This is a predicted structure of a 111-nucleotide RNA (SAM riboswitch aptamer (S box leader)) from an Acidobacteriota bacterium.
Lineage of the source: Bacteria > Pseudomonadati > Acidobacteriota.
It matches the Rfam family "SAM riboswitch aptamer (S box leader)". Its family is annotated with regulation of gene expression in the Gene Ontology.

């Protein structure tokens, strides 16, 4: 990087450095930003995808193991706004909205 699967309305910030843009890309909207955003570093935290561990738990020729619940030790991820909202396609209802897809992000697996 490509493919597959799962999840994406909840949750979680302080300090230091830097110095002008940032919110994935393009367009529109709306926001954040010199009272310093974005980014980087440190510490802290959230969450529970993978590994690990636990359980008088459930299932199981009660064996391998599966499931459930829990912990938060390790690997990631994340810590403004629904993935900030819309766009393109489909369905339902009808000058607005709801659902799905697509796109994107993250994880796990395969190549």
């Nucleotide at each position: 990087g490509u493919c597959u699967c799962a999840u994406g309305a909840a949750g979680a910030g302080u300090g230091g450095c830097c110095g002008a843009g940032g919110g994935a890309a393009c367009g529109g909207g709306c926001c954040c930003g010199a009272a310093g955003a974005c980014g980087c570093c440190a510490c802290g935290g959230c969450a529970a995808c993978c590994g690990g561990c636990u359980u008088a738990g459930g299932c199981g020729g009660c064996a391998a193991g599966c499931c459930a619940a829990g912990c938060g030790c390790g690997g990631u991820g994340c810590c403004a706004a629904u993935u900030c909202c819309c766009g393109c396609c489909c369905c339902g209802a009808g000058u607005u909205c709801g659902g799905g897809g697509g796109a994107c992000a993250u994880g796990a697996g395969a190549c």